[in-house]
Context: one part of a larger RNA
RNA sequence: UUGGGUUUAAAGGGUCCGUAGGUGGAUGGUUAAGUCAGAGGUGAAAUCCUGCAGCUCAACUGUAGAAUUGCCUUUGAUACUGGCUAUCUUGAGUCGCGGUGAAGCAGUUAGAAUAUGUAGUGUAGCGGUGAAAUGCAUAGAUAUUACAUAGAAUACCGAUUGCGAAGGCAGAUUGCUAACCGUGUACUGACACUGAGGGACGAAAGCGUGGGGAGCGAACAGGAUUAGAUACCCUGGUAGUCCACGCCGUAAACGAUGGUCACUAGCUGUCCGGACUUAGGUCUGGGUGGCUAAGCGAAAGUGAUAAGUGACCCACCUGGGGAGUACGGCCGCAAGGCUGAAACUC
Numbered sequence: 001u002u003g004g005g006u007u008u009a010a011a012g013g014g015u016c017c018g019u020a021g022g023u024g025g026a027u028g029g030u031u032a033a034g035u036c037a038g039a040g041g042u043g044a045a046a047u048c049c050u051g052c053a054g055c056u057c058a059a060c061u062g063u064a065g066a067a068u069u070g071c072c073u074u075u076g077a078u079a080c081u082g083g084c085u086a087u088c089u090u091g092a093g094u095c096g097c098g099g100u101g102a103a104g105c106a107g108u109u110a111g112a113a114u115a116u117g118u119a120g121u122g123u124a125g126c127g128g129u130g131a132a133a134u135g136c137a138u139a140g141a142u143a144u145u146a147c148a149u150a151g152a153a154u155a156c157c158g159a160u161u162g163c164g165a166a167g168g169c170a171g172a173u174u175g176c177u178a179a180c181c182g183u184g185u186a187c188u189g190a191c192a193c194u195g196a197g198g199g200a201c202g203a204a205a206g207c208g209u210g211g212g213g214a215g216c217g218a219a220c221a222g223g224a225u226u227a228g229a230u231a232c233c234c235u236g237g238u239a240g241u242c243c244a245c246g247c248c249g250u251a252a253a254c255g256a257u258g259g260u261c262a263c264u265a266g267c268u269g270u271c272c273g274g275a276c277u278u279a280g281g282u283c284u285g286g287g288u289g290g291c292u293a294a295g296c297g298a299a300a301g302u303g304a305u306a307a308g309u310g311a312c313c314c315a316c317c318u319g320g321g322g323a324g325u326a327c328g329g330c331c332g333c334a335a336g337g338c339u340g341a342a343a344c345u346c
Base pairs, nucleotide, nucleotide: 004317005316006315007300008299012314014201015200016199017198021194022193023192025088026087027086028085029084030083031082033081034080035077036076037075038074039073040072041071042070049065050064051063052062053061054060091191092188093187094186095184096183097182098181099180100179103177104176105175106174107173108172109171110154114150115149116148117147118146119145120144121143125136126135162169163168206247207246208245209244210243211242215241216240220236221235222234223233258313259312260311261310262309263308266291267290268289269288270287271286272285273284274283275282276281295302296301319346320345321344328339329338330337331336
């Protein structure tokens, strides 16, 4: 390199947008670059292969042919690919109408609970555990009532539910923004798919500055347990968790399954629409679940939401360890991230 693969054996980029590139719907015309055919030139000789011949044979040599699969020129062919041109509507998009949702951002606001404070009632315990103790409490705790303050999270509804590209998103309400679906078939007329580099977004933890701090709670302290107990259990408790702005850029970022398009038996739920319907239902579009036919698969399984059958584009894999390490480079305030070996060893 050809070939083979990527749910679980090594292997799908965390996700999307998009540059170059690759690939690309229907019909007609034109061109003839790719493609195909003929002819000419060239493709040195030797070598290789084939026939014949010469050394007694052979090696070797001579001679003729083939081959040299290539390149150039020229004459044609026009199905396919490409270029140019005209047209089309089914791909893609736009518009009108209707609808859906925890989609995003900003503001306002509600109740329960918790903690704290003040005041009242009230008295000896409370709390915690397997059992205890540390801890709190006669300076009046726990319990209970009233009022006040604070921060964080939103019970029930709630669901194999819904929305979002992914991360993710849940009290109510207002404003702004985006998406998707159905329907009409009104408009544009291939405007498409993918996407190396690149850009944007990206849980938690962590970092910087300034706020905030109820509960929880790394570190830390104490009490237990234990042979020990730098743990599991208990009492406390700082960072953090929350907000604003700026970084970080990673996760079992998982469906461990890249994106788009087409095709291939069924049955049964559920969510959002549409058409028809003598009300049972039937048909149809888009999601989301379960069971299975064929097929596929090493099997588990998958099975129209494919891991089936095909097409196009990207990413990635090539024995285990060394190692996602070293070195170099780029990025970062740092933590570290990205790229990413070898010796050696089995």